The RNA shown here (TPP riboswitch aptamer (THI element)) has 96 nucleotides and comes from Rhizobium sp. 16-449-1b. Its Rfam family is "TPP riboswitch aptamer (THI element)". Its family is annotated with thiamine pyrophosphate binding in the Gene Ontology. The organism belongs to Rhizobium, within Bacteria.
RNA sequence: AUUGAGAGACAGGGGCGUUUGCCGACGGCAGACUGAGAAGUACCCUUUGAACCUGAACCAGAUAAUGCUGGCGGAGGGAGUCGCUCGGACCCUUCG
Numbered sequence: 001a002u003u004g005a006g007a008g009a010c011a012g013g014g015g016c017g018u019u020u021g022c023c024g025a026c027g028g029c030a031g032a033c034u035g036a037g038a039a040g041u042a043c044c045c046u047u048u049g050a051a052c053c054u055g056a057a058c059c060a061g062a063u064a065a066u067g068c069u070g071g072c073g074g075a076g077g078g079a080g081u082c083g084c085u086c087g088g089a090c091c092c093u094u095c096g
Base pairs, nucleotide, nucleotide: 002088003087004086005085006084008082009081010080011046012045013044014043016040017033018032019031020030021029022028023027052077053076054075058071059070060069061068
């Protein structure tokens, strides 16, 4: 100086739906479904980017119902920097 892997710090991005019951009740509480997460100081994701958004009040299937599953779709958009550890290859120097 280059390259691979790992963990970290700080910073940033993101979603939270469907449904049942009860309750002086347009809200609260408890439960059911899917999920990492359904308001938690949690979870997921940060360009190696399917976290998430758009298309979309989309299409097909399933369901008690729902982005529930698949398609759409590697389509478009989408949030990053820093140093640390370990390893590989190459080069240079020194000693034997």